The part of an RNA shown here (large-subunit ribosomal RNA, half A) has 1590 nucleotides and comes from an uncultured Verrucomicrobiales bacterium.

Context: one part of a larger RNA
RNA sequence: GGCAUAGAGUGGAUGCCUUGGUGCUAGAAGGCGAUGAAAGACGUGAUAAGCUGCGAUAAGCUUCGGUAAGGUGCAAACAACCUUUGACCCGGAGAUUUCUGAAUGGGGUAACCUAAUGUGAAUGAAUCGCAUUGUUCCUUCCUGAAUAAAAUAAGGAAGGAUACGCAAGACCUGCUGAAUUGAAACAUCUUAGUAAGCAGAGGAAAAGAAAGAGAAUUCGAUUCCGUAAGUAGCGGCGAGCGAAAACGGAUCAGCCCAAACCGGCGUCUUUGGCGUCGGGGUUGUAGGACCCCGUUGUGGGACCUUUGAAGAUAGGUGAACACUUUGGAAAGAGUGGACAAAGAGCGUGACAUCCGCGUAACCGAAAUCUGAUGAGGCUCUAGGGAGUUCCUGAGUAGCACGGGACACGUGAAACCCCGUGUGAAUCUGCGCAGACCACUGCGUAAGGCUAAAUACUAACUAGCGACCGAUAGUGAACCAGUACCGUGAGGGAAAGGUGAAAAGUACCCCUGUGAGGGGAGUGAAAUAGAACCUGAAACCCUAUGCCUACAAGGUGUAAGAGCCCUUUCGAGGGUGAUUGCGUGCCUUUUGCUUAAUGAGUCUGCGAGUUACCGUCUGUGGCAAGCUUAAGAUCUUCUGGAUCGUAGGCGUAGCGAAAGCAAGUCCGAAUAGGGCGACAAUGAGUUGCAGGCGGUAGACCCGAAACGGAGGUGACCUACCCAUGGCCAGGUUGAAGCUUAGGUGAUACUAAGUGGAGGACCGAACCGGUGUGUGUUGAAAAACGCUCGGAUGAGCUGUGGGUUGGAGUGAAAGGCUAAUCAAACCCCGUGAUAGCUGGUUCUCCUCGAAAUGCAUUUAGGUGCAGCGUUGCGUGUUGAUGAGUGGGGGUAGAGCACUGACAGGGCUAGGGGGCAUACCCGCCUACCAACCCCUAUCAAACUCCGAAUACCAUUCAAUAGAACGCAGCAGUGAGACGGCGGGGGAUAAGCUUCGUCGUCGAGAGGGAAACAGCCCAGACCAGCAGCUAAGGUGCCUAAAUUGUGCUCAGUGGAAAGGAGGUGAGGUUUCAUAGACAGUGAGGAUGUUGGCUUAGAAGCAGCCACCAUUUAAAAAAUGCGUAAUAGCUUACUCAUCGAGAGACCUUGCGCCGAAAAUACUUGGCGAUAAGCACAAUACCGAAGCUCUGGGUGUCAUUGUUUACAAUGGCGCGGUAGAGGAGCAUUCUCUAGACAGUGAAGGGUGAUGGUGACUGACCCUGGAGUGUAGAGAAGUGAGAAUGCAGACAUGAGUAACGAUAAGAGCGGUGAAAUCCCGCUCCGCCGUAAAUCCGAGGUUUCCCGGGCAACGUUUUUCGUCCCGGGGUUAGUCGGGACCUAACCCGAGGCCGAUGGGCGUAGGGGAUGGUAAUCAGGUUAAUAUUCCUGAACCCAGUGAGGAGGACGCAUGAUGAAAAGCUACUAGGUGAUUGAAUUCCGAGAUGCGGCUACGGCCAAUUCGUAUAGCUGGACAGAGUGCCAAGAAAAGCCCUCACAAUAAUGGCCCGUACCGUAAACCGACACAGGUGGAUGGGUAGAAUAUACCAAGGCGCAA
Repeated sequence: GGCAUAGAGUGGAUGCCUUGGUGCUAGAAGGCGAUGAAAGACGUGAUAAGCUGCGAUAAGCUUCGGUAAGGUGCAAACAACCUUUGACCCGGAGAUUUCUGAAUGGGGUAACCUAAUGUGAAUGAAUCGCAUUGUUCCUUCCUGAAUAAAAUAAGGAAGGAUACGCAAGACCUGCUGAAUUGAAACAUCUUAGUAAGCAGAGGAAAAGAAAGAGAAUUCGAUUCCGUAAGUAGCGGCGAGCGAAAACGGAUCAGCCCAAACCGGCGUCUUUGGCGUCGGGGUUGUAGGACCCCGUUGUGGGACCUUUGAAGAUAGGUGAACACUUUGGAAAGAGUGGACAAAGAGCGUGACAUCCGCGUAACCGAAAUCUGAUGAGGCUCUAGGGAGUUCCUGAGUAGCACGGGACACGUGAAACCCCGUGUGAAUCUGCGCAGACCACUGCGUAAGGCUAAAUACUAACUAGCGACCGAUAGUGAACCAGUACCGUGAGGGAAAGGUGAAAAGUACCCCUGUGAGGGGAGUGAAAUAGAACCUGAAACCCUAUGCCUACAAGGUGUAAGAGCCCUUUCGAGGGUGAUUGCGUGCCUUUUGCUUAAUGAGUCUGCGAGUUACCGUCUGUGGCAAGCUUAAGAUCUUCUGGAUCGUAGGCGUAGCGAAAGCAAGUCCGAAUAGGGCGACAAUGAGUUGCAGGCGGUAGACCCGAAACGGAGGUGACCUACCCAUGGCCAGGUUGAAGCUUAGGUGAUACUAAGUGGAGGACCGAACCGGUGUGUGUUGAAAAACGCUCGGAUGAGCUGUGGGUUGGAGUGAAAGGCUAAUCAAACCCCGUGAUAGCUGGUUCUCCUCGAAAUGCAUUUAGGUGCAGCGUUGCGUGUUGAUGAGUGGGGGUAGAGCACUGACAGGGCUAGGGGGCAUACCCGCCUACCAACCCCUAUCAAACUCCGAAUACCAUUCAAUAGAACGCAGCAGUGAGACGGCGGGGGAUAAGCUUCGUCGUCGAGAGGGAAACAGCCCAGACCAGCAGCUAAGGUGCCUAAAUUGUGCUCAGUGGAAAGGAGGUGAGGUUUCAUAGACAGUGAGGAUGUUGGCUUAGAAGCAGCCACCAUUUAAAAAAUGCGUAAUAGCUUACUCAUCGAGAGACCUUGCGCCGAAAAUACUUGGCGAUAAGCACAAUACCGAAGCUCUGGGUGUCAUUGUUUACAAUGGCGCGGUAGAGGAGCAUUCUCUAGACAGUGAAGGGUGAUGGUGACUGACCCUGGAGUGUAGAGAAGUGAGAAUGCAGACAUGAGUAACGAUAAGAGCGGUGAAAUCCCGCUCCGCCGUAAAUCCGAGGUUUCCCGGGCAACGUUUUUCGUCCCGGGGUUAGUCGGGACCUAACCCGAGGCCGAUGGGCGUAGGGGAUGGUAAUCAGGUUAAUAUUCCUGAACCCAGUGAGGAGGACGCAUGAUGAAAAGCUACUAGGUGAUUGAAUUCCGAGAUGCGGCUACGGCCAAUUCGUAUAGCUGGACAGAGUGCCAAGAAAAGCCCUCACAAUAAUGGCCCGUACCGUAAACCGACACAGGUGGAUGGGUAGAAUAUACCAAGGCGCAA
């Protein structure tokens, strides 16, 4: 270290539980608010931080009721109290109710600041209390311009409206109105009049009593439900959209004006008009007025007043049980009883009708609310007749144009509504009936009101659930819209359980008076001890048994010795030396160990659902019929029953239709044909369940985007506006001017003066050039060095403005809060995703495809093909044999079409010769036809197979084939053989045809190796036989035979070679071959030519002749040329074969690459190669034995089983069948404190999902059977949440300014405190303000966490304390940018702009200094000494302003020199520090003096310095406003006193602010000493502060 067992820890799953959710039912209610709401801020308790309650009368006050003995909330403890004279508690009514908020006196950064008027308090003021003072509209009154009167505008007062605001993310009406999306693109269309915004109303809203519907023998307001009906229609006639009448139901309700006419009153321009009021009158078979006749009592009402049945808001009465037993506890078990108009439920120490609360039933209200009914008032309620005089809704109807809405998209488009224009009629009128016309009908516009049936539910009451049970259910069971994040809009968690009862561990011990633990005690239990029920897994340990240090391992499986344990003695369990075989899972793929994807591990959660419509199957009911919907009634009320026949489907078809009908249509037809009928129960319909489709988010997760007349952001940044601030030092030296020269005068020149400049160098400041570091940083952009600008188009503070298709932009698509080619938040939204990923238990049967056609199509889809299931047909399928067919491929051929080689013959052409011309000749040139020889072809064929295909007959095997119906998947294929195309007769290339395998196929072989060879796995067997391939060893089986090979060939080419074996042809050879050896190899001649030379041997020509056994005018080497050597050729020697060539087997060379040579290794001369024979091995093949299962047949028997037999049982996508498990419900019957569920172990059984005994833990619920319903099964989704690992005791501990020693405290000191040294900063790392923070400040105590270590320390925790103002800052004063804005103007609404006016500092404007004092405050307290402030109105002055520049005066401060003294230490000195003096309250004393309040005074000189002051000069860009204040005038009032509110601690270049941090970053203003130096550079130092938390 591994495995196993046991025991702990960590952790918080599981089980059980429920205070909380969630859905629905019934009732009641449907608002609150200027009488101040909703929502808050701040307070309020004896002690009091939070929640709750309440409001200065403050966990409450008064009163009326109820109830009752205990109370002072959550919430303990203690103190102090209340209460039978009725507390607490519950209910009704009332009082109080700070401040904010519509917010309303004015203002404002909500919860704050600050007025006026009246009045009151003591009194004269300051001051304080109370009340009133908003806007708009209406009414009344008063005042009252321009304009003489009047009138109007306007102003004021009073009264009133209660109008404003809130909510419930609901319902309703109106106005404005998207886009994603669908149409497989997109524009009409759709999404959709949806989302969103705005306005308004009510408990409902809206609509509503026909100028209607639509065709009937008509109906008779509106609304809602069912149906009609997915019909009629609309529609790029695409996607889609989609009525109405009629019918069945719910509920029912009808009315009032205007006008004609009459009258009263008023008025005027008076036979009349106008206004106002009253009567009258209200409709379509027209009505009314006018005229005549008639009518007074009944009925109705939605109006007003009153009554108050009943109900609501607290309550009350309310039956019936004991014993024994187990136990900590009884309600359990046992025994015996009781009640029941009560056996709903909850609680009580386990499960209770009879213990408690309750429950059934009944009773009850001083007060408030609702309001059935009754009464009264008010109001309505009359008709009939005649005439045809009058009336019956005008910028209206209609029309034209442009739109909208109607289911209806402009269409033939009616009807309705709106805009612009035009513009009627008057009952003999007018509108409508889907263009329009006619006829015939229906209605009566241009005024108004109207309950119920319908929609919704935040809050209230009472209930219910085959809803959840703490990762669930609301986001929220718990102090949750909290903590936290964000500038903001907005986003948004985690977190339940001791026990029956706290009985919450007295006391002792260890320890730091810790943390934690050990005893003791409580309790049934403490391994129930507060980090508390159960307590799984990952993870981390401990103990024991076995194994493990020569070993190569996907971690198992099969065999297995040894050791250990148990044992019922049969055996079982643990470990595992050694050996065989063996490359995880998922997904995606032609194909994955792949070096393709995903997963760190564990636990929990996590994906085909629901509604409606359709279709098919199964199964029930009824059947030529079946069935109800909405609704209603009854009931034992989650349910059931009965009505309800409106409607639907079916029963008859044909036709475009009229229509006809077992027929009908076409047709002249009785023809013919199409579609039907026939014969046959020819069968439908309606429930339930299942498969599939459609519409909906539709299996789950996932975009980038689009839209919103919806919002939030300019604290970052861009630009702009207003008002303030800042820029060490040095250099250069423009214009102008002065002087001199010069000129007639200018010009011009020189010197000086002068101080310009998007001038120069260079700090602060701003920026960011190069490089290094950093890159899990110190830092989500910095640090080091270096660098650019630095009086300007400069930088910066404060306040403000501009914004999302918009802003801003010296322009980079830059910036707009770490986000920008369109911000952020929320919503439409579960957008869409032909794309990727994921998709959870088991067994059984069958089992594909990667092809064709089409496709804005190619990785998608439709149809077909191939699969499966059911039903039907019944031999039709496949194979073999025979017979009969057609064909034009392979091959072959050249007869055609073409190509092509040689020759012959020979037209034609070219060339040459010849030629006056006509003829002609030659041709190693090109060449047709023809002939001979030899060839080629996918688009040639005189020919022509094998296979394949078609038809038919027969045969046996076999169970296929076809049709219909349901449901799919596939439509990326790969390799190998054969036949082709493309390519290069390249590719593990590409594309076809055909077969096979893989895909979806395991097993054996090929070392390993999807596609090759063999062979198709139902399960088991320590049985047998074989296939491919093998038989030396690894490794199962032969060390068989005959040859070949020598190369370790046995793995590679062209080409090369006396390698070697076999076969053949031919030549030479005893008349002596081949090779070797000995000898010769000569002469004419140096052949001729050429050449400088050429002699056999540079080259050209010739290549003769002679002597010979033989010898070239020379085969090669060689020389300048000769020479020389050699060969051919000849002789001798030797003595038997020798040479050449052809065919063939096996070898050799050719043969150079990078980790390590590999026939698989060893090795082998066979164990290589060829041939041959026999035996053996060898697979999941075949056989044998046993078992399972599917299907068919037969037999038996009861559906369904049993037996026998035949044939089967590899399997991805996929189809079909049968089961297991989880949660809940119902019924039946059970288990459980003598111990349920859950957890640990896992015997036993089952093919499997699973089951689950004993034992341990646990401490209260849970199985079984049969039905039913689902939030029903996880290993993967870079899944979600939590816990725990790994890396790893590793990196790091945040500027390298630095610590050391001694002492103190303490349990403990590198870090805390003190002292002494050392170091660092010192235009800062010192000091003071502003912003921002908000108690961090100071003191005492503490150390769990926080602090990158430790900590006794702290900015941490606990307790206590601390901020004092007329003069400092702000307000009670002013105005700038800008904002708000009475009236007003504009705009669908919301709203925008803006006058008067108001707000608003970064600016203007009155006044204080010194010293002292606290642990912590001081211009604030104390001491002393000062100072400021006084009405209203008008006019005026003033306030009142730029930049640059160089002189002047001058304070503080610093340095130097000098004068005199004191002080301290020391032996003394160098030297340090203070700094003249006078006065002397008071105190002390060693009596010498010392300290010393107060007051006066505080030396001189020089150098530097330059706060401040007021003027000057130059320049162009020409440089706030108002008030205070001053003067004049007018009016009013008299001076004593008074001085209000807020801030004030502390940090503040930082550990307290902004950066997630105690972060190397950022952050405005002021002071800023010495030496050197031009300097605020730089270096070193002072005061002061630090040594950077390891």
Rfam family: Bacterial large subunit ribosomal RNA.
Its mean pLDDT, the model's own confidence on a scale to 100, is 81.